Overview: Predicted 3D model of a 98-nucleotide RNA (c-di-GMP-I-GGC riboswitch aptamer). Its mean pLDDT, the model's own confidence on a scale to 100, is 83.
RNA sequence: GCCGAUAAAGGUAAACCUAUCGAAAGAUAGGGACGCAAAGCCACAGACCUAAAUCCGCAAGGGAUGUUUCGGCGGAUAUGGUGGCUGGGCUGCCAAGA
Numbered sequence: 001g002c003c004g005a006u007a008a009a010g011g012u013a014a015a016c017c018u019a020u021c022g023a024a025a026g027a028u029a030g031g032g033a034c035g036c037a038a039a040g041c042c043a044c045a046g047a048c049c050u051a052a053a054u055c056c057g058c059a060a061g062g063g064a065u066g067u068u069u070c071g072g073c074g075g076a077u078a079u080g081g082u083g084g085c086u087g088g089g090c091u092g093c094c095a096a097g098a
Base pairs, nucleotide, nucleotide: 002097004094011036012035016031017030018029019028020027021026034084040090041089042088044087045086046085047082048081049080053077054076055075056074057073058072061070062069063068
């Protein structure tokens, strides 16, 4: 240096529950353990999730008024997320075996 053992010392914590934040996806904290040898860190590439806002369309309900506004429905888009999806980058504990 490689690999990751029915090893040791430790670490982390899915689902679910509670609280808070958020339009949502989701996040944080506490409880809780399905798992994890990088399940430590970084959204750079791909993938996936969401669509408040923006844009487009439909319909014609309310208000104005002669083409606008509010509301409804559908679609597109990340400026939002997931590192416990894959690749990449950075860092790191132990140490059987070869």